This is a predicted structure of a 73-nucleotide RNA (transfer RNA) from a candidate division WWE3 bacterium. Model confidence (mean pLDDT): 80 of 100. It matches the Rfam family "tRNA". Rfam classes the family as a transfer RNA. Gene Ontology term of the family: triplet codon-amino acid adaptor activity.

RNA sequence: GGGACUGUAACUCAAUAGGCAGAGUACUGGCCUUUUAAGCCAGAAGUUGAGGGUUCGAGCCCCUCCGGUCCCA
Numbered sequence: 001g002g003g004a005c006u007g008u009a010a011c012u013c014a015a016u017a018g019g020c021a022g023a024g025u026a027c028u029g030g031c032c033u034u035u036u037a038a039g040c041c042a043g044a045a046g047u048u049g050a051g052g053g054u055u056c057g058a059g060c061c062c063c064u065c066c067g068g069u070c071c072c073a
Base pairs, nucleotide, nucleotide: 001072002071003070004069005068006067007066010025011024012023013022019056027043028042029041030040031039049065050064051063052062053061
């Protein structure tokens, strides 16, 4: 330099054909327990990497840029 894949909550990942952004772990509070852990209940946590485009509607489609992984040179 050329190409492929990838980026969503603190972390690991879903969201199948464009139609309400979710789960587990962790975190916070409560219950239980002599206490801790475990268990049970509840809660908070998101500019879906950035910008633009298409569309009634974008995490999803298109373009540019940025980061990561891999292949080729």